Description:
A computed fold for a 171-nucleotide RNA from uncultured Bifidobacterium sp., annotated as Lysine riboswitch aptamer. The sequence is in RNAcentral, with records from MGnify.
This record gives sequence, C1' cells and structure tokens, in this order.
RNA sequence: AGAGGUUGCAUUCGACAAAAGUAUCCAAUAUGAGCUUGAAAGUUGCGAAGAUUAUUGGUGAAAGGGGAGAAUGCCGAAAUUUACGAUAAUUCUUUCUUAUUCGUAAGUUGGGAUUUGAUUUAAUAAGUCAAAUACUGUCGCAGUAUAUUCGGCGUAUUGCUGCGGAGAGCU
Repeated sequence: AGAGGUUGCAUUCGACAAAAGUAUCCAAUAUGAGCUUGAAAGUUGCGAAGAUUAUUGGUGAAAGGGGAGAAUGCCGAAAUUUACGAUAAUUCUUUCUUAUUCGUAAGUUGGGAUUUGAUUUAAUAAGUCAAAUACUGUCGCAGUAUAUUCGGCGUAUUGCUGCGGAGAGCU
C1' cells in the first nucleotide's frame, strides 16, 4: 500500500410504514382524598369550587426504534462484556435504579447467514448475548489431479479433499 463481502463495517440525510385512534386536552356520569418521580425520603405547588380512578363521547400528536434508497469515511473496519469515573431522567435536594450519553483500563470476536434460548422494545420488526449448523476469505500441515521433465525431487500468478489456527493475522 492492498484483499475478504453486491447482505464487509460505521456515520449522516430524507420520504414511507408502524407507533395509534395510543398519550395529551375537553365534556358527561360514577367514585371520594390524594396528586406533584423510574423508586424512596424530605420539600414546593395543586386539590371537597372535587385529587385520583373507571366508563362513554369528542379532539388528537410526538420521540426512541425500522425494510428498501442516497452520500461520506473505512478493513479492529466495528461490536460487545466487566470495573471505575462523569452525565441524563422529578418544582428542588439526597440516595437507589436505568435500552441516556461519553471517557479510561482489561478481555472476547476473521466475516456474514440460519435455527434455538435469554434479554430489550408497542412489536412476532430491528438490536444484544450464548450455543449449534453449514457457507465464505486467509494461513499452516497432510494427501491427490494437471502442467513442466527421459524420469524423480521441486515449482506453478493451477485446482480438489481432510484437519487445524486467528486479524497483534494475510499479500
């Protein structure tokens, strides 16, 4: 410096589907004392001029996530686990928790696919983890076919079969 793959990896963009007739808001009826957080304690504010909850009717979103597409950067690309630190989620403070995000250290994974289980989510989509199955690229070992040679060893910018290794690799 380059290769694996037209389903290699990551980021950004926008239409579309879904989220969903859900949340919110309004009205009526019933209930009747709590509500203000993801949870707890305190605090603040609201509440019998009706909190909260349920039903009916009306109104009616959005975020995160997503198949196909385009652009850009790349080949530990990148992803993930554990620990620590910071940050985010409530009127405010503290503590805990968390699919909030980032950083450091160590570890795992060559690459994608399918199946099963777990987890997360509105979701049977997509993601993550573990195991299994075959596929694929690369290197090593062994065997074998072809070419080269009178023949053998060897060589090939030629394959095939079996076993094994890991990207700190291969050319």